FMN riboswitch aptamer (RFN element) from an uncultured Actinomycetes bacterium, 139 nucleotides, folded computationally. It was read from a public genome assembly, where an Rfam model found it. The prediction has a mean pLDDT of 80. Rfam family: FMN riboswitch aptamer (RFN element). Rfam's curators write: The RFN element is a highly conserved domain that is found frequently in the 5'-untranslated regions of prokaryotic mRNAs that encode for flavin mononucleotide (FMN) biosynthesis and transport proteins.
RNA sequence: UCCUAGUUCCGGGGGUCGGUGAAAUUCCGAACCGGCGGUUAAAGUCCGCGACCCGUACUGGCGAAUGAGAGUUCGGCAGCACGGUUGACUUGGUGAAAUUCCAAGACCGACAGUCAAAGUCUGGAUAAAGGAGCUAAAA
Numbered sequence: 001u002c003c004u005a006g007u008u009c010c011g012g013g014g015g016u017c018g019g020u021g022a023a024a025u026u027c028c029g030a031a032c033c034g035g036c037g038g039u040u041a042a043a044g045u046c047c048g049c050g051a052c053c054c055g056u057a058c059u060g061g062c063g064a065a066u067g068a069g070a071g072u073u074c075g076g077c078a079g080c081a082c083g084g085u086u087g088a089c090u091u092g093g094u095g096a097a098a099u100u101c102c103a104a105g106a107c108c109g110a111c112a113g114u115c116a117a118a119g120u121c122u123g124g125a126u127a128a129a130g131g132a133g134c135u136a137a138a139a
Base pairs, nucleotide, nucleotide: 001138004136005135006134007133008132009131010130016030017029018028019027031120032119033109034108035049036048037047038046044107045106053084054083055082056081058079059078060077062075063074064073065072066071089105090104091103092102093101111123112122113121
């Protein structure tokens, strides 16, 4: 110290007040917040990834049917790989370079739950994208 194997830790922020109502932190008015990797310049809005859902293949064991048996077929469960779906930005300035910085004005917000519809409540989440080490082996 490239690679390989094992292992440990870290890894998401923000909602109050008033109104209506039988009932709303979900509607209306005024707010607040912004995961991970990349990018000649720093990103919620450029390119990708993750959570949820769907599909297919493979592996494992469980159940059912069939069969003398070997096996075959079907079903759902778990793991894992791949694919699909998956929101939003303009103008001006500086500069070699910026939809990333500065100024201004905008816009967006996975999935499930709820006596009323959720970026902010509850939940999967002691999860995940990923990050930081340690050990071994090898050079």